Small-subunit ribosomal RNA from a soil metagenome, 1474 nucleotides, folded computationally. It matches the Rfam family "Bacterial small subunit ribosomal RNA". Gene Ontology terms of the family: ribosome and structural constituent of ribosome. Its mean pLDDT, the model's own confidence on a scale to 100, is 83.
[in-house]
RNA sequence: AGAGUUUGAUCCUGGCUCAGGAUAAACGCUGGCGGCGUGCCUAAUACAUGCAAGUCGAACGGAAAGGCUCCUACUCUGUGUUUAAUUUAUUUGAACAUGGUGUUGGAGUACUCGAGUGGCGGACGGCUGAGUAACGCGUAGGAACGUACCCUAAAGUGAGGAAUAACUGCUCGAAAGAGUAGCUAAUACCGCAUAUGGUCUUCGGAUUAAAGCCUUCGGGCGCUUUGGGAACGGCCUGCGUAAGAUUAGCUUGUUGGUGAGGUAAUGGCUCACCAAGGCGACGAUCUUUAGCUGGUCUGAGAGGAUGAUCAGCCAGACUGGGACUGAGACACGGCCCAGACUCCUACGGGAGGCAGCAGUAGGGAAUUUUCCACAAUGGGGGCAACCCUGAUGGAGCAACGCCGCGUGCAGGAUGAAGGCUUUCGGGUCGUAAACUGCUUUUAUUUGUGACGAUUAUGACAGUAGCAAAUGAAUAAGGAUCGGCUAACUACGUGCCAGCAGCCGCGGUCAUACGUAGGAUCCGAGCGUUAUCCGGAAUCACUGGGCGUAAAGAGUUGCGUAGGUGGUUUGUUAAGCAAAUAGUGAAAUCUUGAGGCUCAACCUUAAGGCUAUUAUUUGAACUGGCAGACUUGAGUUUGGUAGAGGUUAUUGGAAUUCCAAGUGUAGGAGUGAAAUCCGUAGAUAUUUGGGGGAACACCGAUGGCGUAGGCAGAUAACUGGACCAAUACUGACACUAAGGCACGAAAGCGUGGGGAGCGAACGGGAUUAGAUACCCCGGUAGUCCACGCCCUAAACGAUGGGUGCUAGUUGUUAGGAGUAUCGACCCUCUUAGUAACGAAGCUAACGCGUUAAGCACCCCGCCUGUGGAGUACGAGCGCAAGCUUAAAACAUAAAGGAAUUGACGGGGACCCGCACAAGCGGUGGAGCGUGUUGUUUAAUUCGAUGGUAAGCGAAGAACCUUACCCAGGCUUGACAUCCUGUGAAGCAUUGCGAAAGCAAAGUGUGCCUUCGGGAACACAGUGACAGGUGAUGCAUGGCCGUCGUCAGCUCGUGUCGUGAGAUGUUUGGUUAAGUCCAUCAACGAGCGCAACCCUUAUAGUCUGUUGUAUUUUUCAGGCUAGACUGCCCUGGUAACAGGGAGGAAGGAGGGGAUGAUGUCAGGUCAGUAUUUCCCUUACGUCUGGGGCUACAAACACGCUACAAUGGCCGGUACAAAGGGCAGCCAACCCGCGAGGGGGAGCUAAUCCCAUCAAAGCCGGUCUCAGUUCGGAUAGCAGGCUGAAACUCGCCUGCUUGAAGCUGGAAUCGCUAGUAACGGUAAGUCAGCACAUUACCGUGAAUACGUUCCCGGGUCUUGUACACACCGCCCGUCAAACCAUGAAAGUCACCAAUACCUGACGUCUGAACAUUGCUUCGGCCUAAGGUAGGGGGGAUGAUUGGGGUUAAGUCGUAACAAGGUAUCCGUACCGGAAGG
Repeated sequence: AGAGUUUGAUCCUGGCUCAGGAUAAACGCUGGCGGCGUGCCUAAUACAUGCAAGUCGAACGGAAAGGCUCCUACUCUGUGUUUAAUUUAUUUGAACAUGGUGUUGGAGUACUCGAGUGGCGGACGGCUGAGUAACGCGUAGGAACGUACCCUAAAGUGAGGAAUAACUGCUCGAAAGAGUAGCUAAUACCGCAUAUGGUCUUCGGAUUAAAGCCUUCGGGCGCUUUGGGAACGGCCUGCGUAAGAUUAGCUUGUUGGUGAGGUAAUGGCUCACCAAGGCGACGAUCUUUAGCUGGUCUGAGAGGAUGAUCAGCCAGACUGGGACUGAGACACGGCCCAGACUCCUACGGGAGGCAGCAGUAGGGAAUUUUCCACAAUGGGGGCAACCCUGAUGGAGCAACGCCGCGUGCAGGAUGAAGGCUUUCGGGUCGUAAACUGCUUUUAUUUGUGACGAUUAUGACAGUAGCAAAUGAAUAAGGAUCGGCUAACUACGUGCCAGCAGCCGCGGUCAUACGUAGGAUCCGAGCGUUAUCCGGAAUCACUGGGCGUAAAGAGUUGCGUAGGUGGUUUGUUAAGCAAAUAGUGAAAUCUUGAGGCUCAACCUUAAGGCUAUUAUUUGAACUGGCAGACUUGAGUUUGGUAGAGGUUAUUGGAAUUCCAAGUGUAGGAGUGAAAUCCGUAGAUAUUUGGGGGAACACCGAUGGCGUAGGCAGAUAACUGGACCAAUACUGACACUAAGGCACGAAAGCGUGGGGAGCGAACGGGAUUAGAUACCCCGGUAGUCCACGCCCUAAACGAUGGGUGCUAGUUGUUAGGAGUAUCGACCCUCUUAGUAACGAAGCUAACGCGUUAAGCACCCCGCCUGUGGAGUACGAGCGCAAGCUUAAAACAUAAAGGAAUUGACGGGGACCCGCACAAGCGGUGGAGCGUGUUGUUUAAUUCGAUGGUAAGCGAAGAACCUUACCCAGGCUUGACAUCCUGUGAAGCAUUGCGAAAGCAAAGUGUGCCUUCGGGAACACAGUGACAGGUGAUGCAUGGCCGUCGUCAGCUCGUGUCGUGAGAUGUUUGGUUAAGUCCAUCAACGAGCGCAACCCUUAUAGUCUGUUGUAUUUUUCAGGCUAGACUGCCCUGGUAACAGGGAGGAAGGAGGGGAUGAUGUCAGGUCAGUAUUUCCCUUACGUCUGGGGCUACAAACACGCUACAAUGGCCGGUACAAAGGGCAGCCAACCCGCGAGGGGGAGCUAAUCCCAUCAAAGCCGGUCUCAGUUCGGAUAGCAGGCUGAAACUCGCCUGCUUGAAGCUGGAAUCGCUAGUAACGGUAAGUCAGCACAUUACCGUGAAUACGUUCCCGGGUCUUGUACACACCGCCCGUCAAACCAUGAAAGUCACCAAUACCUGACGUCUGAACAUUGCUUCGGCCUAAGGUAGGGGGGAUGAUUGGGGUUAAGUCGUAACAAGGUAUCCGUACCGGAAGG
């Protein structure tokens, strides 16, 4: 930094899509470690359980629990003394004294402390973002305030009093709790004294405090009053802070004043009175959405998006309202009331609020542990010790994010095995592995062991780190590979399955689907989805546009607000510039430095935070104020032109009607007709009259007007413009949102008018139909007056104004100069109008002093296409409708200009047997052949407009043969290789339709190094053979066709942004892109022509088998000849016309020769060939059948229909071919086909073959279904062939059909041609009306290019490019989708009016009761009633819209689209539409 996608290609416009970065993410696959962060975006849904705010005994009365001390009683037990029993000892009992354990009761202590009084704190910390569009937030300021704790200064702290909780007794209640009687204390409460000071003040005065506690006796902590401070808070203000005008008016305490109340304080904050204000297009009000910011993400920036974590502010605490206490709250873990919900209950009543930390349910794509600790930091209380602290510090879970590390390193080529692929050689995975050596981050085990802590205290944690040992050991995946976009092959699939971000892949060779191998990218992650910015200059401030792509309102005509504004002087200092100062919290960001091994992360310093305020200075420019000027603008004077407007009067031509005359059979109309008018007298013609509408000639890219628009003439009234000249005003100007006015046609209302024309309508035609085009009629309307409507392709598709930037020409209206007697002419100039054109602009076309050029000012408008200028809403309208104006949904394009083609029922030119002029045919008949169709076991297959159809097939009885039936074979009928046996071969028998099967014989060859080999046959084995099976849309080759048409291209140069153009066009000429001339072209190639063959003339050479011989003729060579060379005419030339000579004259005739390309033209069945398919059959062999069928249709031919003829007789003249499994002579037989015969001939010798027929001579027939015609059929024969039935050809006799010149239509031919006549050949055993050649006889016509067909060149239009067999419109039918309307229904939102009105503040009142009393008033939450408003959901039915490979009807549009198209309006019609 760009890329893909509209087209056949191009440039542009324009949308869609991609590559980048990011995330509080989620999902899929996968998953080793550590550090640092982060973790309910949804239901401000409901919450079980535990904890999250207490503390002070140094304020107090105290003592329930615990500790300690003492006492009492009991129990157990130790020691000592005395005593009793027993025999001394010993043992047992009793008493006393003194200890200890446990229990009960009591007292003390104050170590400690439940509950209580009292103080401080529960207004911080923590959570959330519902509400809020606001002084809520941000920023910068302000004055009328408050503040407990803290700091500081000054003064003081005296002496008293009355109560009350706790406690005790009694009572009520299930409980929560409550009541009553009695006692008591204080730093609780209340007087008194004092008053530095404070407050009030009429300046006289009035009024106002306090509390003690501890002590080591030094003091300490407190208390009261008043100043000051710090920090915090309340209030006010400027500026900034989302969308909608389909929300335009809102407001009554509303705006201001006075006074009072209230507050800490200002203030309508509240009240009384007074005034009628206040806000709003610079967007009020209303609706919707939203916490704001520092910042975060992105971006080059400007911006855009966003507001998790961290930090500042605000708001909220189940929902709504309220106050109390207090320094501070209208209070998350306080109170009262109302409501919803949950829980307890003894039914009487009570209790509760996780948007604190964990956790649960629910919702959701989705978000963690009911953990540890107060060790650190901080907070509350306390003198302190200390207590409390889900703040906080930590740990746990999660790849959720960022950062770091690892999963080894080095060597290792038989390039192993294996996978994949292959052209079978190989290539690749790949030094990758194995293998060898090395290392130990990580892992595991063990040892040691911090910082964080200060003298003490460590939750984290035996953690981080360090050391040792073990051992490559514990550790790789995900996506992609058609282009964009790095990376390709094989197989499977076959518009299926599927992919896809866009373009698009897939219909049998898919680099795009699926799998595999390989590759690419990233890597503990990788992809997908969602969202934001970017790219997107695609809302354009930086940085876009509006003639034709979307876009200039119909007219800017008048004009408001607003924006902008000429020259000059002075002043001011608002904008502007500079300097200084303040603020812009911290974090974030940038840079430097530092700390964790690095990094992420953290610390620190500086910068920055693009903003804003204040002060000072400046005075060029803009603005303000004051003054002046004249060039912008306007006024004045004199002229000029004009379909400018309005009204009135008036004129002639024409149409039509009426009356009358003349006059007779038509008129009118059309492509042709008909409806229509006319013998009741039309049309025509003459005269007179009526009536309405429009104004020929002049008349013109002429004039006027703001636009729409304006046309006979005259008059009246009236607007504007231009020219010339003087004077005046002195910026008075430009533009213009809203507003006002005007506004073609059609249409509407009322009243007139109505000749012609003429929607609708009627009729006639046309047509498949014809709701049209054409014709005959004809109503509204067109006209006038008045009032509406307000739209047009209302167009120059071009808003207005000012200035500047080459010209040339025409024309209109003026002026000046020159010239003239004068008018012209000529020159200059102003204002219009038109054609070309420099520079410049433009995507191009084009514009170009009348800009679409260069600039400035103002307004309007545009942002893909369709839906749609539609719906809803609103305004206007009598209505028709107009104006304003969306969305859902669908879609990857829609579009502009130009290019090359193709096409046109567009144009111009040219050519062709294309037409015309002629000759002869086809189409009718019979027959032959081919095709379709039908039939069939099979009628094998292919060819199907021209460019298939006597075509492949130059010849189907068998064979051919590919088809059908039947019978056989399976390495095969044919090829190669291997093994074995045997030579091969020959003949015989049986079965059989044959193929073949079976059997039994005969035979032994050639070469040899004696192993064997060559050829052949048989058998076996598998590789393979084989296939006229499929695909001509996989192909080669060959062919047809346009077309023997004159075209098709290239190099260099030039032009164009480019596709492309030029050359190749133009003027001539030609058969020709043949040649000439000209030309930004100059040359060249493939085609044309020529070179080749043949033929016509001559010469010459050679001549056999030709000629009896010569000139000849003939055969084969070699030459000559023709070139517009010569003459005349025209022309620059090319060339054309005429002539001479010549056998031949302008290419002498004929042939071969077929450019680039088109038709996916034809052929896989001629051969070749990719892929697929069959393999005891889709191969192969054999017999028979079929290809020869026959209702019908078509194509190509033959024979005819007769006298230019038929028949009979006579008679003349060819060319070119073929021949040995052949041609076959003479001669003989047969009516004949033919047979016999066998000479000659491998051919200029012989034969086919008399070489021919038409022709000529003579005869006959005499116009008829015939002496025409020969089909059909019968009989008898011949030939070929194994074979002639299906199914051959020929002969003789007999039979004797249709047919008398052929409808519409259509074919060939321009000279040795058509037509007519015969001959030969190939194929072939036989079979020719076909084909290919040959000669004979031998015409007619061509004015010409209007028309038909085909082609070429140029040009034009195009919405076509698969290219007119194109494209494409609308209704109807079907399916689906979103949406409008709709009787209504449902819930919701914000207000309004009225009713009731809790708690509570404030306030009034009452009293035997002075109270924690009672009653009332104002306000109000909640509730109720009512009618409207707003948006939403839904709704039978209904309207249009959109989408959908092959539905119906038409053909509207694109070409002159077959009636030019389109716009507005009205009417009509199945539909396009008319």